[in-house]
Context: one part of a larger RNA
């Protein structure tokens, strides 16, 4: 002076506890582990791996594997020599590449050359997603938005160190008070930043019928425990006006010192080592989609608070030119004709939506639940949907009747349900990441986790 204890004390935290929903059981979807494969590329592994890198594997991505090919290279710097570049045609071939005819004579100039850009040589070199994340940088993850981590000078102390930073209150907070051999600063904590809710002003176009208004882009007040009451010594808590919001209104960014030899050499830098007619580099086809089982995550159900069938109301946010893509015809429908507007508050995506409302029907069943699974005929994109896309439409109609032991999330406009819409994208989304609509249950304690403060004992 640390750490750890199934020692004690005090705090706190959806941690338990009250509750709501879920997971663990059906199908499926993705990811993974195992196997299997010529290859099923690699990483990621307890919490902090497993809808993770991957914001999209049919070819490209692709790094894997079989073939078939290149060897100064697909890229870059330099040297030589030859030719302007560039077009077109034939041959072999999956291609990639090889092999050959033809054509062509550009810019600049001092008429030697030169820039460009092919060919072809020679070496230096290129090149590697080959290993090393235990050699590193930079970025991230965790504990954690926890309240903590130090440093001057002083004092004690023979040192290590202590003190400050304890203590006695308070607070989300090492947040402030009070006390005190300590004064005092400094990373963090809070504020300053963005965004929400309210009032005012300025400008308003393309926005909805109007000067009001609503909307959009600015600017500007307001909230400070400021005012009353009570308790306190203070700090502060606890109650009240008044207000659109009241005690940090709400959300976002913001993450001290450190830990974990945590993750990342495959985003890129980067040490060392290893390869160099290959561990490079092109191409065609396959694989990253296998399929006994395990796990992890979510979809979509097991109904009547439903399901289907008409009718009807009401959004926020986005994206749009190799782009959205209307009218209107055609098709049950995916979708096509079409060709108007729109670089968008103006045009389309989109009647901008679905749960909701109201009206029929169904009558507790494996069913008018549930759709898995197959067959059939069809659309899209795109050279190509056989391995391997997505949608439609007819038929088919599996498991499933609320799930074992366990287990997750979640305290308000939140859970939970309900559409919407972006990125990636030729096409593909149950994932992400955004956006609105309906809208609750619970409010107490300190068992269990996990974290902090200080304390006395085993240990180094």
């Nucleotide at each position: 002076u640390g750490a750890c204890g199934g020692g004690g004390a005090c705090c706190c935290g959806c941690a338990c506890a009250a509750g709501c929903g879920g997971u663990g059981g059906a199908g499926c979807g993705u990811g993974u582990u195992c196997u299997u494969u010529a290859a099923u590329u690699c990483g990621a592994a307890g919490g902090u791996a497993a809808g993770c890198g991957a914001a999209g594997a049919a070819c490209c991505u692709u790094a894997c594997c079989a073939g078939g090919g290149u060897u100064u290279g697909a890229c870059a710097u330099c040297c030589u020599g030859c030719g302007a570049a560039g077009g077109u045609c034939u041959c072999c071939g999956a291609a990639a590449g090889g092999a050959g005819a033809c054509u062509g004579u550009g810019c600049c100039u001092u008429c030697c050359a030169g820039a460009g850009c092919g060919c072809a040589g020679u070496g230096a070199c290129a090149g590697g997603u080959g290993a090393u994340g235990c050699a590193u940088g930079g970025c991230c993850g965790u504990c954690u938005u926890c309240a903590g981590c130090u440093c001057g000078u002083g004092u004690c102390g023979u040192g290590a160190g202590a003190u400050g930073u304890u203590u006695g209150g308070u607070u989300a907070a090492g947040u402030c008070c009070a006390u005190c051999a300590a004064c005092g600063a400094g990373c963090g904590c809070a504020a300053c930043c963005c965004u929400u809710a309210u009032a005012c002003u300025u400008a308003g176009u393309u926005g909805g019928a109007u000067u009001u208004c609503u909307c959009u882009a600015g600017g500007u007040a307001g909230a400070c425990u400021g005012c009353c009451c009570c308790g306190g010594u203070a700090a502060c808590g606890g109650g009240g006006a008044g207000g659109a919001a009241g005690g940090a209104g709400g959300g976002g960014a913001u993450g001290a010192u450190g830990u974990c030899a945590g993750g990342u050499c495959a985003g890129u830098a980067u040490u060392u080592c290893c390869c160099u007619u290959a561990c490079a580099c092109c191409c065609u086809g396959g694989g990253c989609u296998a399929g006994a089982a395990a796990c992890a995550c979510g979809c979509u159900a097991c109904a009547a608070u439903g399901g289907c069938c008409g009718g009807u109301a009401c959004a926020a946010a986005g994206g749009g030119c190799a782009g959205c893509c209307a009218a209107g015809u055609c098709g049950c429908g995916a979708g096509a004709c079409g060709g108007a507007g729109c670089a968008a508050a103006u045009c389309c995506c989109a009647u901008c939506a679905a749960a909701g409302c109201c009206g029929g029907u169904c009558c507790c069943a494996g069913u008018u639940c549930g759709g898995a699974u197959a067959g059939g005929a069809g659309g899209c994109u795109g050279a190509a949907a056989c391995u391997c896309g997505c949608c439609u439409c007819c038929u088919u109609g599996a498991a499933g009747u609320c799930g074992g032991a366990a287990u997750c999330g979640c305290u308000a406009g939140u859970a939970a349900c309900g559409g919407u819409a972006g990125g990636u994208c030729a096409g593909c989304a149950c994932a992400c990441u955004a956006c609105c609509g309906u809208g609750a249950u619970a409010c107490a304690c300190u068992c269990c986790c996990g974290g902090g403060u200080g304390u006395g004992c085993a240990c180094a």
Model confidence (mean pLDDT): 81 of 100.
This is a predicted structure of a 460-nucleotide part of an RNA (small-subunit ribosomal RNA, 3' major domain) from an uncultured bacterium.
Its Rfam family is "Bacterial small subunit ribosomal RNA". Gene Ontology terms of the family: ribosome and structural constituent of ribosome.